């Protein structure tokens, strides 16, 4: 830089828990799926004929019930006429359209009721429904003959008007079917009534409605680029209410289209609604338009329909049927089925409001108005108010103190909205009566706090925390992420936080996202400048004057329905709601004004481009011709065995004579020096020399044109190398190939060959880190210091030298810009103008389509899954088989070793009843353990105890208690039972102590060292590591600590944006070596002080010289006991290893409690095919045995050291001196030296192993201790690959002491003396380390990261023989209804 999320608001929602109450509102988003039932549009007797039922009234008959006829009222159902059924209501399928929106036109038009105006209604004709009668059908329905009315139908007569034809014709208009006038022709009608009226006809005009046309304006794909044949237009008919190809015939050949035609996908459009600071984005429940009514198509009527509850036909689908035929159309209210997460009653009323008819009473009216039913939305009210601390019970926690839930509860007072019951009870109704809602709303009394709280959260983002449970399980989760035993993140409990009759979840939009950025981003390295260049078309343009006024500004007018939105003001008790007034809202229209700027016209001008003359530099480009250099071959001469290559080495070449080496000849391909950060080209690119031909480019002159300019979508050119086709060429190089080596392998890097290919013609190809990872152009913004090729001016010693100045090409840098890096007049600045391209990483520059190509492949370009991040730049570290600079026994130089042999020990493994347990590279392995027969002991078997083997505390008992002695009986002992004898203590005289018995609790080497303290290892005695303050820097951080000396050292100097400080280095401590002072047991014969002790002195680079910067320092030297840190020790920085350690102690939290505790007796830790580590000891003569002789330090010692004698071959005993120790003992040191003997032999080396007799500690030596003595006498003859120490009093070698300890399995440690070397050129290597520096994709830090293949299984999308649906379409065949027209037949009342 980016992308994922996530807090706001919103819904016609739904789901999850929950749920008083009341107003307003809302409720199939899906299947325009398919419907039972009712209902939704009829009305009108004052157009018309006819009239049932029933009423009176008279009459007849009468079985006295009644029945019939005549006349009156009566008016039902049908019918003939009118109006209306085109409104209302419902749905959102189609439509990307003048289908909506705005604004306009209609001089191209219609218009039923309704309202003004004007005029008119004489006078006649024929019919048919109904109905009667007859007939056909199951039924729907239909015939046939017969009467009959009319505001039905039809002639005639009149004609202000209308309407046509003709002529004429002011005026309007762009312009015409406008207007006007003349004359011809055609054209009307109805009556009814209760006498108020209310209908008819014509004409004109008005409202209101509607039709066409027209400008602008709202979608996605270009992977849809070309589309059109009634198509574009003309002329004429013909249609329509009216224009037009609307539709024909004819004639032209035209129209549309990158400002997106055609094609595809979605979608009804709008006022608005949601979000939003807006600017957008999203969306269409109410209104208003359109659109469809079961799909498809057609007309009829009719003012108006191609008609939602008409009609005709077709088709699917239900339903009746007598099978022959019929009947349907809820996207109208309710309702059912289905589909779905999902969405309501088969309610009441026409009383209000509105619609139809109607004079009108009135009917009709699922529109309306009202109730149901749903927390689905909005708003409103309530579950009480007040008091009330002992801070009660209970919960929860807890450091047991306490905290908390909490004035919360209980209690006291107090209220009554709600609730329930009773009574009254409305507005809504203009005008008497009438009211679905409704006995509702409201009022009034009564009762009683009574009927009435949930939900979601609590790890960050986010307001709210503790306990338990659980242990990568269960689960949670928006995003990060949380859970592997102490989980604020899972589940639950307490508390607590949000919000509340609701609250959460999901789902969908905005929003935060400036994350498509118009407002309001970018493009050297994060995505991102086309490989470059000519140019269309389009954006865009220099300076002046003038005109118009198209952009653009103003102001008036029109318009922008209503609602909605904002103010004000009112009405329901407030609010939701809702009524009034104002105001806002367009890209619109129209009229007039202004001309500054754009643009347009017209006229000028030169600064911008551009000709022109003069010089000029250049590997720029093309064709040609020549040069010499060198590699190959070829040929001849010499010459004789190798040559070649390589880290090494082979493969190759060579006695058929290589390679060297001369001489000749061939052929290609590239052109050393010059040559340069240097020249030219637009890029790609360009290198021998001459020559033809040609592109550009700079300077200088200001001589012409007068804006000619810039950029550039498609477009068209050029394009390195590979690459391809045709055809030459072909020395050298050299994919592929073949071989030699390397290597685990070696497809590779090396090495010998080598084909295409490089090269040269023509022609494709069109790519690249085609990069300055920077587009082009043009202006402005410190300068310094190179270099190209100019111009111009001074100056000059002719070599030159300065200084201006325009083109190029570098390096450094102001100012500014950059996330940083950096960049800076060659910008990445400051700034216009154009193109290009960019929107998270991965799929993928990848399928699919289309397109270029001869192919290879280019270009153009996705999804679908997928993942919480990919990336840039700088930062610290770590890290490199990266480079410097340094240091360690790190390597080399050297000495001993180990690793092989026995034997000791540790460990691993393997065994056991157990072989307790822990340490594991370095930094676990003689390590915890500096003493495992018993104990120790933590394990194993087995036997026992259960307040304990220990500790507190309470409560109760106990008096010969507590303790002790000394004994019985079982037992291995523990212990369980018992017997006897003795017999306390302290006291304030209560009692404590003790003991028993209980009750709290002990006890735990049981678990976690990944909960921890402490302590330790290790990096490392490396030289590090930090910190104030200032200064950089956005920041991480840096500087300081780098660097330049120079040190063991961050040690010191010097330099330095750093001054200083701190933790380490050093030094202060201790040993030790020299001298000195006291002191003086012991030492020795005194005295003395080489010996003890204590305290000082001494050593600082202090002096000399040399190097160095007058420096830290170092080199050498003098003197000293001792010299540059003298030597050893102690001491171990910030931190690393979740390093050990829970078993040395401490300690959190778990576990366990007649046992994981505790005692005991035995046994184990001591097993052994085996491997490892760490030693001892050996393999021998520098040795072994024998003899003799000599010289230390350190230590320890009373339940100890232990002497002299004496016994024992010996271990040892047995003896008691001494001695609490410089006094005495252990005690002899040993190697050394001397004699002497072994003579290279598995030996007089070696010493395991075994036998067998002793001794010793111990309650006890079988398992399982140490010594001794005799006797046996293994391996083993210097050790494979590998590896460890050691730099000087060091390695090496030699004895000696102590720890612990009853002894000892000590050959271990932990000290001490004694004898005493060898080696170091030097820092290439191997390990480990310090410093700065570089690369990094590492940061759990190379034991890092991380790639591909491959097996198995899922998932998504590509192909995939093929099958198959779906849309869109051509094309040909058949063809219903119907409407127009031809044509033929039939029929017929009214008029002739």
């Nucleotide at each position: 830089u980016g992308g994922c999320u996530c807090a706001g608001g919103a819904u016609g929602a739904a789901c999850g828990c929950u749920g008083g109450c009341g107003g307003c509102g809302u409720g199939c988003c899906u299947a325009a799926u398919a419907c039972a039932u009712g209902c939704a549009a009829g009305u009108c007797g004052a157009a018309c004929g006819a009239g049932a039922a029933g009423u009176c009234a008279c009459g007849a008959c009468u079985u006295c019930g009644g029945u019939u006829g005549u006349g009156a009222u009566g008016g039902a159902g049908a019918g003939u006429g009118g109006c209306g059924c085109a409104c209302g209501g419902g749905u959102g399928c189609g439509u990307a359209a003048c289908a909506c929106g705005u604004a306009g036109c209609u001089g191209a038009c219609c218009u039923g009721c309704c309202c003004u105006u004007c005029g008119c209604a004489g006078g006649g004709g024929g019919a048919u429904a109904a109905c009667a009668c007859a007939g056909c059908g199951a039924a729907a329905g239909u015939u046939g003959u017969g009467c009959u009315a009319a505001u039905a139908c039809c002639g005639c007569g009149u004609a202000a008007g209308c309407u046509g034809g003709u002529g004429c014709u002011a005026g309007u208009u762009a312009g015409a079917g406008c207007g006007g006038c003349a004359u011809c022709a055609g054209u009307a009608a109805a009556g009814a009534g209760u006498u108020a009226u209310c209908g008819g006809c014509g004409a004109a005009g008005g409202a209101g409605g509607g039709g066409g046309c027209u400008g602008c304006g709202g979608u996605c794909c270009a992977u849809c680029a070309g589309c059109u044949u009634g198509u574009u237009g003309g002329u004429g008919a013909g249609g329509u209410a009216a224009c037009a190809g609307c539709u024909c015939a004819c004639c032209a050949a035209g129209g549309c289209g990158a400002a997106g035609a055609c094609g595809g996908a979605u979608a009804g459009g709008g006022g608005g609604c949601c979000u939003g600071a807006g600017a957008g984005g999203g969306u269409g429940a109410c209104c208003c338009c359109c659109a469809c009514a079961c799909u498809g198509g057609a007309a009829c009527u009719g003012a108006g329909a191609c008609a939602c509850g008409g009609u005709c036909c077709a088709g699917a689908c239900u339903c009746c049927u007598a099978c022959g035929g019929g009947a349907g159309g809820c996207a109208g209210c309710a309702g059912u089925a289905a589909g779905g997460a999902a969405u309501a009653u088969u309610g009441c009323a026409c009383a209000a409001u509105g619609g139809g008819c109607g004079c009108a009473a009135g009917c009709c009216u699922g529109a309306u108005g009202c109730a149901g039913c749903g927390a689905c939305g909005c708003c409103g009210c309530g579950u009480g108010a007040g008091g009330g601390a002992u801070g009660a019970a209970g919960g929860g926690u807890u450091u047991c103190g306490g905290c908390u839930c909490g004035u919360a509860a209980a209690c006291c007072u107090c209220u009554u909205u709600u609730c329930u019951g009773u009574g009254u009870g409305a507005a809504g109704a203009g005008c008497a009566a009438g009211g679905a809602c409704g006995g509702u709303a409201g009022c009034a009394c009564a009762g009683g706090a009574a009927u009435a709280a949930g939900u979601c959260u609590c790890g960050g983002c986010u307001a709210a925390c503790u306990a338990c449970g659980u242990g990568c399980c269960a689960g949670c989760a928006g995003c990060c992420g949380c859970g592997g035993u102490a989980a604020a993140a899972c589940g639950u409990a307490g508390g607590a936080g949000g919000c509340g009759a609701g609250c959460g979840u999901u789902a969908u939009c905005c929003g935060g996202a400036a994350u498509u950025a118009c407002u309001g981003g970018g493009c050297g390295u994060a995505a991102a400048g086309c490989g470059c260049a000519c140019g269309u078309a389009g954006g865009c343009g220099g300076c002046g004057c003038g005109c118009a006024a198209a952009g653009u500004g103003g102001u008036g007018c029109g318009u922008g329905a209503a609602a909605g939105c904002u103010c004000c003001c009112g009405g329901c008790u407030c609010a939701a709601c809702u009524g009034g007034g104002a105001g806002a809202g367009g890209a619109c229209g129209u009229a007039c004004c202004a001309a500054a700027c754009u643009g347009g016209c017209g006229u000028g001008c030169u600064a911008g481009a551009g000709a022109g003359a003069g010089a000029u530099a250049g590997a720029g480009g093309u064709c040609g011709a020549c040069a010499g250099a060198a590699u190959u071959c070829c040929g001849g001469g010499u010459g004789g065995a190798g040559u070649g290559g390589u880290g090494a080495a082979a493969u190759g070449c060579g006695u058929a004579g290589a390679g060297a080496u001369c001489c000749g000849g061939a052929g290609g391909a590239a052109u050393a020096c010059c040559a340069g950060a240097g020249g030219c080209g637009a890029a790609g690119g360009c290198g021998g020399u001459c020559g033809g031909c040609u592109g550009g480019g700079u300077c200088u002159c200001a001589u012409c044109u007068g804006a000619c300019g810039c950029u550039g979508a498609g477009g068209u050119g050029c394009g390195a190398a590979a690459g391809u086709g045709u055809g030459g060429g072909g020395a050298g190089c050299g994919a592929a190939c073949g071989g030699g080596a390397u290597u685990a392998g070696a497809a590779a890097c090396c090495c010998c060959g080598g084909u295409a290919g490089u090269c040269c013609a023509c022609a494709c190809c069109g790519u690249a880190a085609a990069c300055g990872a920077u587009g082009c152009a043009u202006a402005c913004u410190a300068g310094u210091u190179g270099u190209u090729a100019g111009a111009c001016g001074c100056c000059u010693a002719c070599g030159g030298g300065c200084g201006u100045u325009g083109a190029g090409u570098g390096a450094c840098g102001a100012a500014g810009c950059c996330a940083a890096c950096g960049c800076g007049u060659u910008a990445a600045g400051u700034a216009u103008g154009c193109c290009g391209c960019c929107u998270g990483g991965g799929g993928a520059g990848u399928a699919c389509g289309g397109u270029c190509g001869c192919a290879a492949g280019g270009c153009u370009a996705a999804a679908a899954c997928u993942c919480a991040a990919a990336g840039g730049a700088a930062u610290u570290g770590a890290c490199g088989g990266g480079g410097g600079c340094c240091c360690g026994c790190a390597c080399a130089a050297g000495c001993a070793g180990c690793g092989g042999a026995g034997c000791g020990u540790g460990u691993g493994g393997u065994u056991u009843a157990a072989u307790u347990c822990g340490a594991g590279g370095c930094u676990a392995c003689g390590c915890g353990a500096a003493g495992a027969a018993c104990c120790u002991u933590a394990c194993c078997u087995g036997g026992g105890c259960u307040u304990g083997a220990c500790a507190u505390g309470c409560u109760a008992g106990u008096a010969g208690u507590a303790c002790u002695c000394a004994u019985g009986u079982g037992g291995a002992a523990a212990c369980a039972c018992g017997u006897g004898g003795g017999g306390a203590c302290c006291u304030u005289c209560g009692g404590g102590a003790g003991c028993u018995a209980g009750c709290a609790c002990a006890g735990g080497u049981g678990c976690u060292g990944c909960a921890u303290g402490g302590c330790u290892g290790u990096c490392g005695u490396c030289a590090g590591c930090u910190c104030g303050u200032g200064c950089c820097g956005u920041g991480a951080g840096g500087u300081g600590u780098u660097c330049g000396g120079u040190u063991a050292a961050g040690u010191c100097c010097g330099a330095a944006a750093a001054c200083g400080a701190g933790c380490g280095c050093a030094a202060c401590c201790c040993c030790u070596a020299g001298c000195g002072u006291u002191a003086g047991u012991u030492a020795c014969a005194a005295g003395u002080g080489u010996c003890u002790a204590a305290c000082g002195c001494g050593a600082c680079u202090g002096c000399c010289c040399g190097g160095g910067g007058a420096a830290a320092c170092u080199g050498g030297g003098a003197g000293c006991a001792a010299g540059g840190u003298g030597g050893g020790g102690a001491u171990g920085a910030c931190g690393u290893c979740a390093a050990g350690u829970c078993a040395g102690c401490a300690u959190g939290g778990c576990c366990u409690u007649u046992a994981u505790g505790u005692c005991c007796a035995g046994g184990g830790c001591g097993a052994c095919a085996c491997a490892c580590a760490c030693g001892c000891u050996a393999c021998a003569a520098u040795g072994g045995c024998c003899g003799g002789u000599a010289c230390a330090a350190u230590a320890g010692g009373c339940a100890g050291c232990c002497a002299a004698g004496c016994c024992g071959c010996g271990a040892g005993g047995u003896g008691g001196a001494g001695c609490g120790a410089a006094u005495c003992c252990a005690a002899a040191a040993a190697a050394a030296c001397c004699g002497g003997u072994c003579u290279c032999a598995g030996u007089u080396c070696g010493g395991a192993u075994u036998g067998u007799a002793g001794g010793c500690u111990g309650c006890a030596a079988c398992u399982c201790g140490c010594c001794u003595g005799c006797a046996u006498g293994a391996a083993g003859u210097c050790g494979g690959a590998g590896u460890u120490g050691c730099u000087a009093a060091u390695a090496a070698a030699c004895g000696c002491g102590g720890a612990u300890c009853a002894g000892c399995c000590a050959c271990g440690c932990c000290g001490c003396g004694u004898u005493g070397a060898a080696u170091a050129c030097g820092u290439u290597c191997c390990c480990g380390g310090g410093c700065a520096u570089u690369g990094u994709a590492c940061a759990c830090a190379c034991c890092g990261c991380c790639c591909g293949u491959c097996a198995c299984g899922u998932c998504a999308u590509g192909g995939a023989a093929g099958c198959u649906g779906g849309u869109c379409a051509c094309g040909c065949c058949u063809g219903a209804a119907g409407u127009c027209g031809g044509u033929g037949a039939g029929c017929g009342a009214a008029c002739c």
Background
Predicted 3D model of a 1392-nucleotide RNA (small-subunit ribosomal RNA) from an uncultured organism. The RNAcentral record of the sequence draws on ENA, Greengenes and SILVA. The prediction has a mean pLDDT of 85. Rfam family: Bacterial small subunit ribosomal RNA.